Molecule: TPP riboswitch aptamer (THI element)
Organism: Hellea sp.
RNA sequence: UUCCACUCCGAGGGGCGGUCAUUUGCUUGGCCUGAGACGCACCCUUAAGACUUGAUCCCGAUAAUGCGGGCGGAAGGACGGAUGGGAUGAAACGU
Numbered sequence: 001u002u003c004c005a006c007u008c009c010g011a012g013g014g015g016c017g018g019u020c021a022u023u024u025g026c027u028u029g030g031c032c033u034g035a036g037a038c039g040c041a042c043c044c045u046u047a048a049g050a051c052u053u054g055a056u057c058c059c060g061a062u063a064a065u066g067c068g069g070g071c072g073g074a075a076g077g078a079c080g081g082a083u084g085g086g087a088u089g090a091a092a093c094g095u
Stems, first nucleotide, its partner, number of pairs: 001087004007082004011045004016039001017032005051076003057070004
């Protein structure tokens, strides 16, 4: 100087649907998927795996759904530091 993995610190990004019951309503409590369905949480941070768009899309399934698959290596999308390790280069010293 450069590369890599993990951990840590800081900073940042993101989503929250379907359904049943309850309530005048707000709400509250179950059930489904999921890491997460508003949590003193969860996921993600350069990307072939957070998430968004296309999309009121296509196929399948379901009680129903942004449930599964496709589209999709698509287009967008949020980074710095510390520790450690590897490689390489330079300088100094020694032989």